[in-house]
RNA sequence: GCCCCGAUAGGGUAGCGGAUAUCCUUUGAGAUUGCGGAUCUUAAGACCCGGGUUCGAGUCCCGGUCGGGGCG
Numbered sequence: 001g002c003c004c005c006g007a008u009a010g011g012g013u014a015g016c017g018g019a020u021a022u023c024c025u026u027u028g029a030g031a032u033u034g035c036g037g038a039u040c041u042u043a044a045g046a047c048c049c050g051g052g053u054u055c056g057a058g059u060c061c062c063g064g065u066c067g068g069g070g071c072g
Stems, first nucleotide, its partner, number of pairs: 001071007010025003018055001026044006048064005
């Protein structure tokens, strides 16, 4: 230098172009308990950046940044 893959809550993870963006963990509150733990309920928290296509983009296209892999 070229090619391929990836980027989603604090951490991990899913997501046929149309759901309120999924689940686990974490954190707060509540229930339960003699107090805790465990369990249950509830709340909070995320789409890497900039363009484009589309009625509609986490998803498709282009460029960039970062990470991983391959070739030279």